[in-house]
RNA sequence: GGUAGGGUAGCCGAGCGCUUAGGCGGUGGGUUGUAGCCCCAAAGACAGAGGUUUAAUUCCUCUCCCUGCCA
Numbered sequence: 001g002g003u004a005g006g007g008u009a010g011c012c013g014a015g016c017g018c019u020u021a022g023g024c025g026g027u028g029g030g031u032u033g034u035a036g037c038c039c040c041a042a043a044g045a046c047a048g049a050g051g052u053u054u055a056a057u058u059c060c061u062c063u064c065c066c067u068g069c070c071a
Base pairs, nucleotide, nucleotide: 001070002069003068004067005066006065007064010024011023012022027041028040029039030038047063048062049061050060051059
C1' cells in the first nucleotide's frame, strides 16, 4: 500500500430502517439485628463528520482506531 472483519453503557454482548435486548457492575427501595443472598424500580450507549429518508445503531461516502491475510 491492497483486502476482509470489527468499533454499541464502567465491563461483556445482541440488534430485519420506525419500540436502544440481556447479563455483570453502580444507584434507590424492600427483606435482615448488620452484611450477604434474594426481590422490585429507575438511570446510563451507538467512534467522528457529512449524505439518503417522513424516520438511521441499521443504508451510502470520507476520516480515525483495532485485528487477520496478501504485498
Transfer RNA from Sundadanio axelrodi 'red', 71 nucleotides, folded computationally. Model confidence (mean pLDDT): 81 of 100. The sequence is in RNAcentral, with records from ENA. It matches the Rfam family "tRNA". The family's RNA type in Rfam is transfer RNA. The organism belongs to Sundadanio axelrodi, within Eukaryota.